Model confidence (mean pLDDT): 84 of 100. A computed fold for a 72-nucleotide RNA from a bacterium, annotated as transfer RNA.
């Protein structure tokens, strides 16, 4: 330099045009002598960045950034 893949809550990930979600973690309450476990409720997101297409974009297109793999 070229090709492919990934980027979504604190972590690991799902979702691939029309409600932003799961598990774990966190907070509060119950439970316990206490902790843990368990139960109930709750908070937390510029969907990597910019632009384009569309009535509508996390999702489609283009460029860029970062990371990983392969080729040279």
């Nucleotide at each position: 330099g070229g090709g492919c893949g990934a980027a979504u809550g604190g972590c690991u990930c799902a979702g691939c045009g029309g409600g932003a979600g799961a598990g774990c973690a966190c907070u509060u309450g119950c439970u316990u002598u206490a902790c843990a476990c368990g139960c109930a409720a709750g908070g937390g997101g510029u969907c990597g960045c910019a632009g384009g297409u569309u009535c509508a974009a996390a999702u489609c297109c283009u460029g860029c950034u970062u990371c990983g793999c392969c080729c040279a």
Rfam family: tRNA. Rfam links the family to the GO term triplet codon-amino acid adaptor activity. The sequence was found in a public genome assembly.